[in-house]
RNA sequence: GGCGGCAUGGCCAAGCGGUAAGGCAACGGAUUGCAAAUCCGUGAUUCCCCGGUUCGAAUCCGGGUGCCGCCU
Repeated sequence: GGCGGCAUGGCCAAGCGGUAAGGCAACGGAUUGCAAAUCCGUGAUUCCCCGGUUCGAAUCCGGGUGCCGCCU
């Protein structure tokens, strides 16, 4: 230098055009003599950034950035 993959909450992780699941952690509550366990609830004004397409984009397209791999 060329090619490919990945980027979603504090962490892991689904989603594949129609208002972003779930688990762990955190916080609030219930329960308990106190805890643990269990149960209920809360949380992503921006889904890495910028632009485009579309009535509508995490999702499609273009350009960046970062990480990983392959080729030379």